RNAcentral holds the full RNA, with entries from SILVA.
Small-subunit ribosomal RNA, central domain from a metagenome, 349 nucleotides, folded computationally.
Its Rfam family is "Bacterial small subunit ribosomal RNA".

[in-house]
Context: one part of a larger RNA
């Protein structure tokens, strides 16, 4: 390579947007690129294969045929594909009217709690643990009441609830702003799907500059535990955690399941719309879109999956190919650095 695969055995890129490319609804006409058929030329000879002939056979030699799956020219076919023309509305989109939401950004505001500061009351303990000790406290702590400061996070509501492409998003108000869903029409008329490169977003930690710093807390110090204890437990505590701007670009970035489309029994819960019925409420039926549980067929090595498929299909991208060496070395690219990305071999089992 062919092939077979990618939930858990190796394997789905962390997630979008999108270039090239690949693939692409329906009808008419044209053309004849691919496609199919005929003819002609060519496809050297020998060899291979088939049918004969010649050496007593065979090897060998020799005649004819077939084959040479190809290429070129030419004449045709027109279902499919391509090119071109003109239509269509079932895909896709736009408009109108509703609607749910922790979707995003900015500004402002609020209450509970912790800590600290000031004042009052008050006196000998507090704190902490398995038990203790370090620590704090007669210079008045802990407890309690009043006032103040400051930072961070938003109890209850809260829900296999909601929103977002993913990371993720949770007090309240205002402003700016993205996407979704539903109903009925109208409009555009294939405008679509995927997406190598590219480009943007991307938890936490970490880095740069400047702020901020209540609580928590790597490092660090002390007290315990222990044979030891560079830990688990305790008392402290600095980076950091927070904000602004700029980097980093990785995670068990997980549904360990790429995105999109079509088809294939049901049952039940819940969220957001709509329609109908019962006509009040409690409700019931149908339907569209999400999110769960169970389950038929089918699939699966099993576990399990099962209309939110891991079932049945066709198109596109990414990835895998025994374990270790190794996601390492070298080189390239990126980064301030930490490092990231691309990515081997020797050797060994």
């Nucleotide at each position: 390579u062919u092939g077979g695969g990618c939930g858990u055995a190796a394997a789905g890129a962390g997630c979008g947007c999108g270039u090239a490319g690949g693939c692409g609804g329906u009808c008419u006409u044209c053309u004849a690129u691919g496609u199919c058929g005929g003819a002609u030329g060519u496809g050297a000879a020998a060899g291979c294969c088939c049918c004969g002939g010649g050496c007593u056979u065979a090897a060998c030699c020799u005649g004819g045929g077939a084959a040479u799956u190809g290429c070129a020219u030419u004449c045709g076919a027109u279902a499919c594909u391509g090119c071109a023309u003109g239509g269509c509305u079932a895909g896709a989109g736009u408009a109108u009217g509703g609607u749910a939401g922790a979707g995003g950004g900015a500004a402002g505001u609020g209450g509970a709690a912790u800590u600290c500061c000031g004042g009052g009351u008050g006196u000998a303990g507090c704190g902490g643990u398995g038990a203790a000790a370090u620590g704090c406290g007669u210079a008045g702590a802990u407890a309690u009441c009043c006032g103040g400061a400051g930072g961070a996070a938003c109890a209850c509501c809260a829900g296999u609830g909601g929103c977002g492409a993913a990371g993720g998003c949770g007090a309240c108000u205002u402003c700016c702003u993205g996407g979704g869903c539903c109903a009925a029409u109208a409009c555009u008329g294939a405008c679509g799907c995927u997406g190598a490169g590219g480009u943007g977003c991307g938890a936490a930690a970490g880095c740069g500059u400047g702020g901020g710093g209540a609580g928590c807390a790597a490092a660090c110090a002390g007290g315990a535990u222990u044979a030891g204890a560079u830990a688990c437990c305790c008392u402290g505590g600095u980076a950091g955690u927070c904000c602004a701007c700029g980097c980093c670009g990785u995670a068990a970035a997980c549904g360990a399941u790429g995105a999109g489309a079509a088809c294939u029994a049901g049952a039940u819960g819940u969220c957001g719309g709509g329609a109908g019925a019962a006509a009040u409420u409690g409700u019931c039926u149908c339907u569209c879109g999400g999110u769960g549980u169970c389950g038929c067929a089918g699939c699966u090595a099993a576990c399990g999956c099962g209309a939110u498929a891991a079932g049945u299909u066709g198109a596109c991208c990414g990835c895998c190919u025994g374990g270790g060496g190794a996601g390492u070395a070298c080189g390239g690219c990126c980064g301030c650095a930490a490092g990231g990305u691309u990515a081997a071999a020797a050797c060994u089992c």